[in-house]
Molecule: Bacterial small signal recognition particle RNA
Organism: Thermotogota bacterium
RNA sequence: GGCUGGGUCCCACGCAGCGACCACCCAUGAACCUGGUCAGGCCCGGAAGGGAGCAGCCAUAAGUGGGAAUGGUCGGGUGCCGUGGGGUAGCCCGGCUGGA
Numbered sequence: 001g002g003c004u005g006g007g008u009c010c011c012a013c014g015c016a017g018c019g020a021c022c023a024c025c026c027a028u029g030a031a032c033c034u035g036g037u038c039a040g041g042c043c044c045g046g047a048a049g050g051g052a053g054c055a056g057c058c059a060u061a062a063g064u065g066g067g068a069a070u071g072g073u074c075g076g077g078u079g080c081c082g083u084g085g086g087g088u089a090g091c092c093c094g095g096c097u098g099g100a
Base pairs, nucleotide, nucleotide: 001097002096003095004094005093006092007091008090009086010085011084012083013082014081015079016078018075019074020073021072022071023070024067025066026065027064028063034059035058036057037056042051043050044049
């Protein structure tokens, strides 16, 4: 000096991770327009008994608060990550080879 492989560069996909949201768990949560049980009182009945049903209690809806792990969706100047494709101006690492 020549040829050549790979990296750095670009694109796509994947993986991991970060953030948000939704599922999940716990707590709370309805004067009445949720449910159950319905004291008292009320109504029906000669009575036995029955009926509707307020408060209370229990369970929960919408909602609110908290929370480890996991799943799903979305997003990115996350990543000495992987695969494939594209590039060759320069740089880095290497192989072969010619000359001085």